Background:
Predicted 3D model of a 382-nucleotide RNA (Bacterial RNase P class A) from a Candidatus Hydrogenedentota bacterium. Rfam family: Bacterial RNase P class A. From the family's description: Ribonuclease P (RNase P) is a ubiquitous endoribonuclease, found in archaea, bacteria and eukarya as well as chloroplasts and mitochondria. It is annotated as a ribozyme. The sequence is in RNAcentral, with records from ENA. The gene name in the source record is rnpB. The prediction has a mean pLDDT of 78.

RNA sequence: CGAGCAGGCCGGGCGGUCGCGGCGGGCUUCGGCCCGGCGAGGAAAGUCCGGACUCCACAGGGCAGGGUGCUUGGUAACGCCAAGGCGGGGCAACCCGACGGAAAGUGGAACAGAAACGACACCGCCGAUGGUCCGCCGAAGCCUCCGGCGGAGACGGGCACAGGCAAGGGUGAAAUGGUGCGGUAAGAGCGCACCGGCGCCGUGGCGACACGGCGGCCGUCUAAACCCCACCCGGAGCAAGUCCAAAUAGGGGAGCAAUGGCGUGGCCCGCGCCGCUCCCGGGUAGGAUGCUGGAGCCGCGCGGCGACGCGCGGCCUAGAGGAAUGGCCGCCUCAGGGUUUCGGCCCCCAGACAGAAUCCGGCUUACAGGCCUGCUCGCGUU
Numbered sequence: 001c002g003a004g005c006a007g008g009c010c011g012g013g014c015g016g017u018c019g020c021g022g023c024g025g026g027c028u029u030c031g032g033c034c035c036g037g038c039g040a041g042g043a044a045a046g047u048c049c050g051g052a053c054u055c056c057a058c059a060g061g062g063c064a065g066g067g068u069g070c071u072u073g074g075u076a077a078c079g080c081c082a083a084g085g086c087g088g089g090g091c092a093a094c095c096c097g098a099c100g101g102a103a104a105g106u107g108g109a110a111c112a113g114a115a116a117c118g119a120c121a122c123c124g125c126c127g128a129u130g131g132u133c134c135g136c137c138g139a140a141g142c143c144u145c146c147g148g149c150g151g152a153g154a155c156g157g158g159c160a161c162a163g164g165c166a167a168g169g170g171u172g173a174a175a176u177g178g179u180g181c182g183g184u185a186a187g188a189g190c191g192c193a194c195c196g197g198c199g200c201c202g203u204g205g206c207g208a209c210a211c212g213g214c215g216g217c218c219g220u221c222u223a224a225a226c227c228c229c230a231c232c233c234g235g236a237g238c239a240a241g242u243c244c245a246a247a248u249a250g251g252g253g254a255g256c257a258a259u260g261g262c263g264u265g266g267c268c269c270g271c272g273c274c275g276c277u278c279c280c281g282g283g284u285a286g287g288a289u290g291c292u293g294g295a296g297c298c299g300c301g302c303g304g305c306g307a308c309g310c311g312c313g314g315c316c317u318a319g320a321g322g323a324a325u326g327g328c329c330g331c332c333u334c335a336g337g338g339u340u341u342c343g344g345c346c347c348c349c350a351g352a353c354a355g356a357a358u359c360c361g362g363c364u365u366a367c368a369g370g371c372c373u374g375c376u377c378g379c380g381u382u
Base pairs, nucleotide, nucleotide: 001378002377003376004375005374006373007372008371009370010369012332013331014330015329016328017327018326020039021038023036024035025034026033027032041353045364046363048362049361050360051359052358053237054236055235056234065233066232067231068230069229070084071083072082073081074080085099086097087096088095089094100228101227105226106225107222108221109220122169123168124165125164126163129162130161131159132158133157134156135155137153141149142148143147177195178194179193180192181191182190196218197217198215199214200213201212202211203210204209241289242288243287244286251280252279253278254277255276256275260274261273262272263271264270296315297314298313299312300311301310302309303308334351336347337346338345339344
């Protein structure tokens, strides 16, 4: 210098002016006015996960349902984070992974293929053994004994009938551990060596796991299929909830007056309703609260590889409720564009994503442009 990897940060500044929402102070003729101070983000977003808080439910346990899923830690908690293990990718820095169990059971594995997991064989190989055919030799025994008949059986060869095999070919995403040597009729963990898996033992590690030894034990894939195992989970959400509280209507209680009216099928008693005054309580409109000081932020120290924890000091940093946080002007600067005599000059609206609503921890997604730190690989120079 080039290419890359990881982490962190910023994402306009100053001034003027007109406004807006809370807060504090002052004045007031109670209508307001004046002064001061504060007022969006790294994601305020998606509302995906976890919690605080509030109300409701709840003895305890189980079932059902849902979630999580390598290990050990961190945390209020998590599906988050850290460190590590294993697998995969990259020359490397480093990155990615729903990464428990398929030797409990059930199901599935399209098409192709003989066959998809308890059995099988399409092409093919063999055919040792048994069968059959040919050749050659030929035992016992028999005869008319020169010689011939006879055929047990041996050897060689053919067939591929019984049968053996799964090496090779072929199908498939996947084919019965892999490679090699031996072995065999041909083959096969049948035997052996190495590699892989599984099981047992030992050593190291808190653990995931690693390493070593032994045993031919070799039992496909699929659990983001049912399922099994371990752990976790009550519901609703600030429009939660709480307090104050009209008008109108209705409810409850006490008292009052006439002993009235109406109903109870006609009458009496009884009962209920209707009037006036006072008191009480519930709900609605409306108002207040919840409401922003908190698992808070910054700095330093200590512990820890780290996530994080502990201690000390400092700071206060939006709280609206149709919902403020804005508009304009000037100067500066960054990026971008044009031009250049490389000093500069000109143009372009500081120009990305975006906009708090109970609060907090995460994750994810969006983002013009810029800065910093550490590391890797390559080239060059000294």